[in-house]
RNA sequence: CCGUGCUAGACGGGGAGCUAGCGGUGCCCUAUACCCGCAAUCCGCUAUAGCGGGGUGUAAUUCCUCCCCUAGGCCAAACUUGUUGGACCUCUGUCAGGAGAUGACAGUGCUGAUGGCUGGGUCCCACGCGGCGCAGGCUUGUGAACCCCGCCAGGUCCGAGAGGAAGCAACGGUAAACAGGACCCUGCGGGUGCCGUGGGAACGCCUGGCCUGAGCUGCAACCCCUGAAAUGUUCAGCGCGUUUUCGUCAACCGGGGGGUGCGCGG
Numbered sequence: 001c002c003g004u005g006c007u008a009g010a011c012g013g014g015g016a017g018c019u020a021g022c023g024g025u026g027c028c029c030u031a032u033a034c035c036c037g038c039a040a041u042c043c044g045c046u047a048u049a050g051c052g053g054g055g056u057g058u059a060a061u062u063c064c065u066c067c068c069c070u071a072g073g074c075c076a077a078a079c080u081u082g083u084u085g086g087a088c089c090u091c092u093g094u095c096a097g098g099a100g101a102u103g104a105c106a107g108u109g110c111u112g113a114u115g116g117c118u119g120g121g122u123c124c125c126a127c128g129c130g131g132c133g134c135a136g137g138c139u140u141g142u143g144a145a146c147c148c149c150g151c152c153a154g155g156u157c158c159g160a161g162a163g164g165a166a167g168c169a170a171c172g173g174u175a176a177a178c179a180g181g182a183c184c185c186u187g188c189g190g191g192u193g194c195c196g197u198g199g200g201a202a203c204g205c206c207u208g209g210c211c212u213g214a215g216c217u218g219c220a221a222c223c224c225c226u227g228a229a230a231u232g233u234u235c236a237g238c239g240c241g242u243u244u245u246c247g248u249c250a251a252c253c254g255g256g257g258g259g260u261g262c263g264c265g266g
Stems, first nucleotide, its partner, number of pairs: 001266006010056002012030004020046005034054005063259006072249003076245003079241001081239008092230001094228005100222001103219001105218004115211008123200006129193002132189006138181005148173003156165003
């Protein structure tokens, strides 16, 4: 080196997750690469890390190990974007107010814009006058058996008499009180008045007179200032992404190294 027989390894792998850790069942990626039983309210093990049973099959293109390529997974970050909660007005647009200047615009204006002077009213206070309401006075009437007045029939009392005294009823009047009332007087009050006088207020409205003589108002857009906030900007959290980057694990195919038994014969 060749032939031949046997044996060990091998007969899928990986990721996340679970686990003290390892592996499995389950999920995912890749591949097609034995059979049976156990197993996610888990099953079996202990760094020699599935357990139990059976089968195939060979020391090398087939086993073990290292590196490269590389599907895919995972962590983190960035970017885009969504959403939630804030901050802000620097940007983008929006809204509101103010000022400036503009306009072959609209309305109005010599039947006088704007402005100035002046008078009055509206507003407030006081007084006065009128009016309304209430009350009182006033007036008319009623109105006291007796404890109001006048006058007192009858009757009563005193007296011999002449005469006198007190005094009920009636009559007349009056007090308290009650009823009525046009005019008049007084007091009080007001959601009183095209009222009068005086004083005040002062910005608005209405109105009159005088002077001046051409604008005034609105609207569109521009610029500036102020403010409001979002669909704007920004911060943070959470999330989506067939995106990018770093790192990590790594299958298949492939590439490059290294390592690895026993027996027999030639």
Predicted 3D model of a 266-nucleotide RNA (Bacterial large signal recognition particle RNA) from a Chloroflexota bacterium. The prediction has a mean pLDDT of 77. It matches the Rfam family "Bacterial large signal recognition particle RNA". Rfam's curators write: The signal recognition particle (SRP) is a universally conserved ribonucleoprotein involved in the co-translational targeting of proteins to membranes. By type it is a non-coding RNA gene. Taxonomically the source falls in Chloroflexota (Bacteria, Bacillati).